[in-house]
RNA sequence: AUUUCACAUAGAGGUUGCGAUUGACAUGAGUCGCUUAUCUGAACUGUUGUAACAGUAAUGAAGAUAGGUUAAAGGGGAAGUUGCCGAAAUGAACAAUCAGUGCAGGAUUGCUUCGUUGGGCUAAUAGUUAAUAACUAUUAGACUGUCGUUAAUGAAUAACGGUGAGCUAUGGAAACA
Numbered sequence: 001a002u003u004u005c006a007c008a009u010a011g012a013g014g015u016u017g018c019g020a021u022u023g024a025c026a027u028g029a030g031u032c033g034c035u036u037a038u039c040u041g042a043a044c045u046g047u048u049g050u051a052a053c054a055g056u057a058a059u060g061a062a063g064a065u066a067g068g069u070u071a072a073a074g075g076g077g078a079a080g081u082u083g084c085c086g087a088a089a090u091g092a093a094c095a096a097u098c099a100g101u102g103c104a105g106g107a108u109u110g111c112u113u114c115g116u117u118g119g120g121c122u123a124a125u126a127g128u129u130a131a132u133a134a135c136u137a138u139u140a141g142a143c144u145g146u147c148g149u150u151a152a153u154g155a156a157u158a159a160c161g162g163u164g165a166g167c168u169a170u171g172g173a174a175a176c177a
Base pairs, nucleotide, nucleotide: 002175003174004173005172007171008170009169010168011167014085017084018083019082020081021080022079025076033069034068035067036066037065038064039063043056044055045054046053048104049103050102051101088117089116090115091114092113093112094110095109096108097107098106118144119143121141122140123139124138125137126136127135145163146162147161148160149159150158151157
């Protein structure tokens, strides 16, 4: 000098990189609920279904119409503070917790295990939701970071391909000259 290493440390991608947290603000909504009057007339509530159990109900259940009163949670553009660059997101499994009981289902949590995704943007489809907001999954498109190959050369450009267990720098370990 060269090669290899899921080794260590430090960095880069973006002024729309990725998360967490906090008050205000809009939406939720003149909605849920409560209540009055009228009509109607047998079911209704305790979670989504189902079973049992408990409770309300002809002294009128549920529902409809017309009035009165009237929220909250989750989600959200922007602002502040803060942690970072598999940042983080997501699928499945497993475990725990939740709502009166059982079963099924659902929601939340996890320094758990295995897998997928380099990054943001746009569009379509599907899901979630009050929502045409936002989020998630799949597909497609252009852009962008980085590496490789080819071409060009006073240049920093183009095409194709790959993608984070990556890339750059330094150090370390090993091999070899």
Molecule: Lysine riboswitch aptamer
Organism: Leuconostoc rapi